[in-house]
This is a predicted structure of a 72-nucleotide RNA (transfer RNA) from an Abditibacteriaceae bacterium. It matches the Rfam family "tRNA". It is annotated as a transfer RNA. The organism belongs to Abditibacteriaceae, within Bacteria. The prediction has a mean pLDDT of 81. The sequence is in RNAcentral, with records from ENA and MGnify. RNAcentral records the identical sequence in 2 taxa.
């Protein structure tokens, strides 16, 4: 150059085209406990970017960007 893959919470991993996007660690609060750790309980928090398809897009089609694999 060229082919092909991946891209969702701070990580990792889920999600027939129709859910309140879901879990686990992780952070925060509280309980517990003489402090803790553990443990229990609730909170926080995501779909790479742009267009198109459709009634409906995390999916399915482009384009871009990022990164991995191959081939020169």
């Nucleotide at each position: 150059g060229g082919g092909a893959g991946u891209g969702u919470c701070g990580u990792u991993c889920a999600a027939c085209g129709g859910a309140c996007a879901g879990g686990a660690c992780a952070g925060c609060a509280c309980g517990c406990u003489u402090c803790g750790a553990a443990c229990g309980u609730g909170c926080c928090g995501a779909u790479g970017a742009g267009g198109g398809u459709u009634c409906g897009a995390u999916u399915c089609c482009u384009u871009c960007c990022a990164c991995u694999c191959c081939c020169a």